[in-house]
RNA sequence: AUAUGUUCAAAGCAAACCUGUUGAAAAGCGGGGACGCAAAGCUAUGGGUCUAAGGUCGCAGGACUAUGACAGCCGGUUGCCGUA
Numbered sequence: 001a002u003a004u005g006u007u008c009a010a011a012g013c014a015a016a017c018c019u020g021u022u023g024a025a026a027a028g029c030g031g032g033g034a035c036g037c038a039a040a041g042c043u044a045u046g047g048g049u050c051u052a053a054g055g056u057c058g059c060a061g062g063a064c065u066a067u068g069a070c071a072g073c074c075g076g077u078u079g080c081c082g083u084a
Base pairs, nucleotide, nucleotide: 002084003083004082005081012037013036017032018031019030020029021028022027035072041077042076043075046074047073048070049069050068054065055064056063057062
């Protein structure tokens, strides 16, 4: 440097659910909690998913729409340890 995660060390993250809080919602944040994770680090200028306040259309039911979100969906990117 490249490949790899069956195994070692030291660390790390934290699903569901409960709870407080922010938000129109999706969802975020704090506390509790662990289903899991070798990138469950970073990235929302690639794809994908969620929401639809506002806006547009409609007589209406409603439809469309991201300027709002999701990295624990794929992709991109950086990196610890072990092994080859």

Notes:
The RNA shown here (c-di-GMP-I riboswitch aptamer) has 84 nucleotides. Rfam family: c-di-GMP-I riboswitch aptamer. Rfam links the family to the GO term cyclic-di-GMP binding. The coordinates come from a structure-prediction model, not an experiment, and the mean pLDDT is 88. The model forms 95% of the base pairs in the Rfam consensus.